[in-house]
């Protein structure tokens, strides 16, 4: 200086090859149940996908460009 890999709810993760409604888990609110709590159960909430552009009718996904970690090469000493 070159590459390479990851970054997605408050936590953890699938989805990315092959563009078409954001997966699952925990956790929070509320209900059932229980004298009460756990636990079991049903509802509900919550991410415009690091970040800003670009192609496309459509972008987590493709392209460019940065940003943070982490790893390889090389270079100086």
């Nucleotide at each position: 200086g070159g590459g390479g890999c990851a970054g997605u709810g408050g936590c953890c993760u699938a989805g990315u090859c092959c563009g078409g409604u954001a997966u699952g888990g925990c956790g929070a609110u509320g209900g059932g149940c229980u004298c009460c709590a756990g636990a079991c159960u049903c509802a509900u909430c919550g991410a415009u996908c690091g970040u800003g552009g670009g192609u496309u009718c459509g972008a987590a996904u493709c392209c460019c460009a940065u940003c943070u970690g982490c790893c390889c090469c090389a270079c100086c000493a």
A computed fold for a 77-nucleotide RNA from a Candidatus Thorarchaeota archaeon, annotated as transfer RNA. Model confidence (mean pLDDT): 82 of 100. The sequence is in RNAcentral, with records from ENA.